Predicted 3D model of a 243-nucleotide part of an RNA (large-subunit ribosomal RNA, domain VI) from a Candidatus Woesearchaeota archaeon. The RNAcentral record of the full RNA draws on ENA. Rfam family: Archaeal large subunit ribosomal RNA.
[in-house]
Context: one part of a larger RNA
């Protein structure tokens, strides 16, 4: 890198329509199928671009009380609007057919039995049921398998991680590095932040609910990219040859 003895699977199952055809058939009335295309629907894999859901990342609105008050948070998700990956199904994709050898079943030839007769000797068909043609697992298949190619060097712990995961195993990555973080940017989510500024029903005032602008803000982010800044530190084992 293969081969397949074995093992395992049910991977399909109804149905309609439209053609075949108003053909075959039938006086007529009526009225097929072999095939060919197309859809529903149950199952059977798989996947998340669309739709829906979920989304205790995450934005926002808001009650009640706490932190003195503003802001900003806490209170087993407080209630309630949206929501990306992610993981779903109500969404998306597939989901033929051939072949052997057969039942019942239908012939061919054809005797015992001069006739007949599918069987007795031969021979041909014949099912969603059985094997194989498909998937899957698979050299621990002890009859322990082939093939290339080298004749020597790699492996395993740790450590950085993961669309991989119970544990283990799997996969990457380890400075000859983008493997996780962090920061940029990009994208996407919410829905426009905080202080300031002008208004603002009412009031003597002091306040003032709220409304405009600064602001497609502010905030976040398991996703993309880009940066070595952060941490990938080290350790064992086995090893021809030659000193």
């Nucleotide at each position: 890198u293969c081969u397949g003895a074995a093992a395992g699977g049910a991977a399909g199952g109804a149905u309609c329509c439209c053609u075949u055809a108003g053909u075959a058939c039938g006086a007529g009335a009526g009225g097929a199928a072999c095939g060919g295309g197309g859809g529903u629907u149950c199952g059977c894999g798989g996947c998340c671009u669309c739709u829906g859901g979920u989304c205790g990342a995450c934005c926002g609105a808001u009650u009640a009380u706490c932190u003195g008050a503003c802001a900003a948070g806490g209170u087993a998700u407080g209630u309630c609007g949206g929501g990306c990956a992610g993981c779903u199904a109500c969404g998306c994709c597939g989901u033929a057919g051939g072949u052997g050898a057969u039942a019942a079943g239908u012939g061919c030839u054809g005797a015992a039995c001069g006739c007949a007769u599918c069987u007795a000797a031969g021979c041909a068909c014949g099912a969603a049921a059985c094997g194989c043609c498909c998937c899957u697992u698979a050299a621990a298949a002890a009859g322990a398998g082939a093939c290339a190619c080298c004749u020597u060097a790699g492996g395993a712990c740790a450590c950085c991680g993961c669309a991989a995961g119970a544990a283990c195993a799997g996969c990457g990555g380890u400075u000859u590095g983008a493997u996780a973080g962090a920061a940029g940017c990009g994208a996407u989510g919410u829905g426009u932040a905080c202080g300031c500024u002008g208004g603002g029903a009412g009031g003597u005032a002091a306040c003032g609910a709220c409304c405009a602008g600064u602001u497609c803000a502010g905030c976040a982010u398991g996703c993309g990219c880009u940066u070595a800044c952060u941490a990938a530190c080290g350790u064992c084992c086995a090893u021809a040859a030659a000193a």